[in-house]
RNA sequence: UCCGGAGUAGCUCAGUGGUAGAGCAAGCGGCUGUUAACCGCUGGGUCGUCGGUUCGAGCCCGACCUCCGGAG
Repeated sequence: UCCGGAGUAGCUCAGUGGUAGAGCAAGCGGCUGUUAACCGCUGGGUCGUCGGUUCGAGCCCGACCUCCGGAG
C1' cells in the first nucleotide's frame, strides 16, 4: 500500500428499510431464620465518526477512525 471481517446497553451478542432487543451484570422487591439459589419488576443506548440514498436507515452507498486476519 491492497483485500476481507468486526464496531449496537457495563460485558457477550441478536436485530431481512417501518417503535432498538435478549442473556449476564446493576438497582428495587418477593421467598428464606440469614446468605446463596430461585421468582418478579425497574433503570441504562448521540447503534464508531461525518456525509449521501429514501416518505422512513442499526440495516443500503461513500469517505474516515479503531481493532482482527490475509496479500505484497